[in-house]
RNA sequence: AAACUAUUAGUUAAAUGGUAUAACGAUGACUUGAUAGGUCAUAAUCUAAGGUUCGAUUCCUUAAUAGUUUA
Numbered sequence: 001a002a003a004c005u006a007u008u009a010g011u012u013a014a015a016u017g018g019u020a021u022a023a024c025g026a027u028g029a030c031u032u033g034a035u036a037g038g039u040c041a042u043a044a045u046c047u048a049a050g051g052u053u054c055g056a057u058u059c060c061u062u063a064a065u066a067g068u069u070u071a
Base pairs, nucleotide, nucleotide: 001070002069003068004067005066006065007064010024011023012022013021018054026042027041028040029039030038031037047063048062049061050060051059
């Protein structure tokens, strides 16, 4: 310098155009003499800015960050 991949909840990962899900974790309640464990509930997320579309995590462009490869 060029090419490619990735970016989603506190963490790890889903979701191939129809308003984002799970596990662990967190908080609260119940259970216990008290812990642990268990049960129920709650909160919390699409890297940024534009564009296409009735509708975008998804498609397009640019930027940022991280990684891989080539020279």
Model confidence (mean pLDDT): 83 of 100. Predicted 3D model of a 71-nucleotide RNA (transfer RNA) from Hanseniaspora uvarum. The source organism's lineage runs through Eukaryota, Opisthokonta, Dikarya, Saccharomycodales and Hanseniaspora. It matches the Rfam family "tRNA".